c-di-GMP-I riboswitch aptamer from Geotalea uraniireducens, 70 nucleotides, folded computationally.
Model confidence (mean pLDDT): 80 of 100.
The RNAcentral record of the sequence draws on Ribocentre and ZWD.

RNA sequence: GGCAAAACCAGAGUAAUCUGGUGACGCAAAGCUACGGGUCCUGACCUAAAAGGAUAGCCGGGUUGCCGAA
Numbered sequence: 001g002g003c004a005a006a007a008c009c010a011g012a013g014u015a016a017u018c019u020g021g022u023g024a025c026g027c028a029a030a031g032c033u034a035c036g037g038g039u040c041c042u043g044a045c046c047u048a049a050a051a052g053g054a055u056a057g058c059c060g061g062g063u064u065g066c067c068g069a070a
Stems, first nucleotide, its partner, number of pairs: 002027002007022006025057001031063003035060003038055005
C1' cells in the first nucleotide's frame, strides 16, 4: 500500500443474500471460479424430496499473481 466483518443508512430480492455509503472484526490470495463436500433460502406441504437459488469471509479442488514477508 490492498481487501473489508458486525452494526447503521439507502436500494434490489418471497427468502437465503446482494449493491452503494458510513464503518473495521479480521484476511497474506478475504484475487477469480459453484467443480466436490458443507451450510443457508425457496419449494405439493404433515414430513421429506425433485428442482431452483445463495454463500469463494466454511473446507477442498482448479486457475492467475512476485522469492519471502506485510